[in-house]
RNA sequence: GGUCCCGUAGCUUAAUAGGACAGAGCAGCCGGCUUCGGACCGGCAGGUUGAGGGUUCAAGUCCCUCCGGGGCCA
Numbered sequence: 001g002g003u004c005c006c007g008u009a010g011c012u013u014a015a016u017a018g019g020a021c022a023g024a025g026c027a028g029c030c031g032g033c034u035u036c037g038g039a040c041c042g043g044c045a046g047g048u049u050g051a052g053g054g055u056u057c058a059a060g061u062c063c064c065u066c067c068g069g070g071g072c073c074a
Stems, first nucleotide, its partner, number of pairs: 001073007010026004019057001028044005050066005
């Protein structure tokens, strides 16, 4: 330099011929249980889906540019 893949909550991730408030587990917080704690049970909060732009009635998903990570080729 060429080409392909990945980027979603603190962490791990689901959702792809575009569709309904973007879900879940762990962690966190509150409560129950317990002498206390852990485990367990119930609940709560946490996301501008890497950034910007475009297409569309509608974008995590499609297109373009950039940023970061990785693979292959040179």
Molecule: transfer RNA
Organism: Candidatus Iainarchaeum sp.